[in-house]
């Protein structure tokens, strides 16, 4: 220098292809249960969907640029 993959909750990841209310598990918080705790069950909270610009009535999703990480090539 060239090519590809990844970036979404504190952590691990779905969702993106096919635009239309942002999710799951775990962790943490509250409650039930228990002599206490654990386990189990219930509830709520937690997000600039890497950044920026564009397309669109509408963008996590489509397009451009940039950044970070990983891999391959020269």
């Nucleotide at each position: 220098c060239c090519c590809g993959g990844c970036u979404u909750a504190g952590c691990u990841c779905a969702g993106c292809c096919u635009g239309g209310u942002g999710g799951a598990g775990c962790a943490g918080g509250g409650g039930a249960c228990u002599g206490u705790a654990g386990a189990u069950c219930c509830c709520a909270a937690g997000g600039u969907c890497g950044c920026u610009g564009g397309u669109u009535c509408a963008a996590a999703u489509c397009c451009g640029g940039c950044a970070g990480c990983c891999g391959g090539g020269a």
Predicted 3D model of a 74-nucleotide RNA (transfer RNA) from a Methanobacteriota archaeon. The RNAcentral record of the sequence draws on ENA. Rfam family: tRNA. Gene Ontology term of the family: triplet codon-amino acid adaptor activity. By type it is a transfer RNA.